[in-house]
A computed fold for an 81-nucleotide RNA from Aquibacillus rhizosphaerae, annotated as c-di-GMP-I riboswitch aptamer. NCBI's taxonomy places the organism under Bacteria, Bacillati, Bacilli, Bacillaceae, Aquibacillus. Its Rfam family is "c-di-GMP-I riboswitch aptamer". Rfam describes the family as follows. GEMM was predicted in a large-scale screen for bacterial structured RNA regulatory elements. The model forms 95% of the base pairs in the Rfam consensus. It was read from a public genome assembly, where an Rfam model found it. The prediction has a mean pLDDT of 81.

RNA sequence: AAUAUUAUUUAGCAAACCAUGUGAAAGCAUGGGACGCAAAGCCACGGGUCUACAGCAUAGCUAGAUAGCCGGGUUGCAAUA
Numbered sequence: 001a002a003u004a005u006u007a008u009u010u011a012g013c014a015a016a017c018c019a020u021g022u023g024a025a026a027g028c029a030u031g032g033g034a035c036g037c038a039a040a041g042c043c044a045c046g047g048g049u050c051u052a053c054a055g056c057a058u059a060g061c062u063a064g065a066u067a068g069c070c071g072g073g074u075u076g077c078a079a080u081a
Base pairs, nucleotide, nucleotide: 003081004080005079006078012037013036017032018031019030020029021028022027035068041074042073043072045071046070047069048066049065050064051063052062055061056060
């Protein structure tokens, strides 16, 4: 340096819910709070799921969201091999 593994250690993140704000909505942000997570760090490329303001259309195209739905890409800590 690379790969694999996760028993321990040091760290990390933060579900539901509540408050405030934001959005047409799904949802998101901040603070509190912990269900859990070996990438629960980042990315909307493919699939799935959710929403439907606006535009086009006439039962859809399209637009938005979800990375803690799955796959994929990329970066990374501790220990062991």